[in-house]
RNA sequence: GCGAUCAUAGCUCAAUUGGCAGAGCACUGGACUGUGACUCCAGGGGUUACCGGUUCAAGCCCGGUUGGUCGCCCCA
Numbered sequence: 001g002c003g004a005u006c007a008u009a010g011c012u013c014a015a016u017u018g019g020c021a022g023a024g025c026a027c028u029g030g031a032c033u034g035u036g037a038c039u040c041c042a043g044g045g046g047u048u049a050c051c052g053g054u055u056c057a058a059g060c061c062c063g064g065u066u067g068g069u070c071g072c073c074c075c076a
Base pairs, nucleotide, nucleotide: 001072002071003070004069005068006067007066010025011024012023013022019056027043028042029041030040031039049065050064051063052062053061
């Protein structure tokens, strides 16, 4: 350099045919407990990497950009 693939909550990951953005863990508060842990209840937390496009409607489709991974090629 070329191609493929990935990017969603703090972390790990879902989201069916384009139709209300979710779970577990973590975090915060409470219950329980002599204290803590465990368990239970409740809660906070999102520019779906970024910029555009298509559409009544986009995490999902299209183009570009950035970054990661893999493969191929080049390398005085």
The prediction has a mean pLDDT of 81. This is a predicted structure of a 76-nucleotide RNA (transfer RNA) from a Deltaproteobacteria bacterium. Lineage of the source: Bacteria > Pseudomonadati > Myxococcota > Myxococcia. Rfam family: tRNA. The family's RNA type in Rfam is transfer RNA.